[in-house]
RNA sequence: AGUUCCUUAGUGUAGUGGUUAUCACGUUUCCUUUACACGGAAAAGGUCGUGGGUUCAAUCCCCACAGGGACUA
Numbered sequence: 001a002g003u004u005c006c007u008u009a010g011u012g013u014a015g016u017g018g019u020u021a022u023c024a025c026g027u028u029u030c031c032u033u034u035a036c037a038c039g040g041a042a043a044a045g046g047u048c049g050u051g052g053g054u055u056c057a058a059u060c061c062c063c064a065c066a067g068g069g070a071c072u073a
Base pairs, nucleotide, nucleotide: 001072002071003070004069005068006067007066010025011024012023018056027043028042029041030040031039049065050064051063052062053061
């Protein structure tokens, strides 16, 4: 330098055009216990990497950029 893949909650992930984005762990509150742990219930937490485009409608399709990985030279 070229090709290609990835970026979604604090962490790891599902979701490939359609109403309010999924699950687990973690966090907070409550129940349980003399207390802790375990267990049970509930809640909070997301500009879906950034910007633009296509579309009635974009996490999803297209382009550029940023960050990271692999391969080739």